Notes
A computed fold for a 71-nucleotide RNA from a bacterium, annotated as transfer RNA. The prediction has a mean pLDDT of 83. Rfam family: tRNA. From the family's description: Transfer RNA (tRNA) molecules are approximately 80 nucleotides in length. It is annotated as a transfer RNA. The sequence is in RNAcentral, with records from ENA.

[in-house]
RNA sequence: GGGCCUGUGGUCUAGUGGUAUGACGUUGCAUUCGCAUUGCAGAGAUGGCGGUUCGAUUCCGCCCAGGUCCA
Numbered sequence: 001g002g003g004c005c006u007g008u009g010g011u012c013u014a015g016u017g018g019u020a021u022g023a024c025g026u027u028g029c030a031u032u033c034g035c036a037u038u039g040c041a042g043a044g045a046u047g048g049c050g051g052u053u054c055g056a057u058u059c060c061g062c063c064c065a066g067g068u069c070c071a
Base pairs, nucleotide, nucleotide: 001070002069003068004067005066006065007064010024011023012022018054026042027041028040029039030038047063048062049061050060051059
């Protein structure tokens, strides 16, 4: 330098055109003498910029980051 793949809450992950799923973690409440466990409730995410579309996490282009292969 070139080819291919991947990018979703703090972490891991599902979804693949129509209001983004779950687990762990985290916050509050209840339970306890206290802690743990358990139950209930809450906050929290589509790498960035454009394009296509009535509508984009999904499709397309470029960029960024990571992985892999070739040189």